[in-house]
């Protein structure tokens, strides 16, 4: 340099042809339980969906440019 995959919550990942509050598990905070801790149970906070532009009534999702990660080829 070429090709392919990926970047969404602190971490690991969903969100199936574009469709209306963007979710789950773990973690974190609070509560309940316990003599106490852990586990289990209940509640809660946490997101400019890598950055920018475009298309559209509507974009995590489509198009273009850029950045980053992993793989293959040279």
């Nucleotide at each position: 340099g070429g090709c392919a995959g990926g970047g969404u919550a602190g971490c690991u990942c969903a969100a199936c042809c574009g469709g209306u509050u963007a979710g789950a598990g773990c973690g974190c905070g609070g509560g309940a339980u316990u003599c106490a801790u852990a586990a289990c149970c209940c509640c809660g906070a946490g997101g400019u969906u890598g950055g920018g532009a475009g298309u559209u009534c509507a974009a995590g999702u489509c198009u273009c440019c850029c950045c980053c990660c992993c793989g293959c080829c040279a």